Transfer RNA from Labrus bergylta, 71 nucleotides, folded computationally. The RNAcentral record of the sequence draws on Rfam. Its Rfam family is "tRNA". From the family's description: Transfer RNA (tRNA) molecules are approximately 80 nucleotides in length. Its family is annotated with triplet codon-amino acid adaptor activity in the Gene Ontology. The family's RNA type in Rfam is transfer RNA. Model confidence (mean pLDDT): 81 of 100. The organism belongs to Labrus, within Eukaryota.
RNA sequence: AGCAUUGUGGUUCAAUGGUAGAAUUCUCGCCUGCCACGCGGGAGGCCCGGGUUCGAUUCCCGCCAAUGCAG
Numbered sequence: 001a002g003c004a005u006u007g008u009g010g011u012u013c014a015a016u017g018g019u020a021g022a023a024u025u026c027u028c029g030c031c032u033g034c035c036a037c038g039c040g041g042g043a044g045g046c047c048c049g050g051g052u053u054c055g056a057u058u059c060c061c062g063c064c065a066a067u068g069c070a071g
Stems, first nucleotide, its partner, number of pairs: 002069006010024004018054001025043006048062004
């Protein structure tokens, strides 16, 4: 060089051609004599580039990275 799989908040995982959800984290408030627990609000994301499409995180191509296979 080749083949396959994967790439989603700080972390771990979903999801689907119609603007992405959960847990945890951080933060604010409530509760408490205080802390913790609990409850509620908020913040924080689709690896990158191109193509198809009315519309792409999703489909296709390429690059990059990780893992595996064979040699």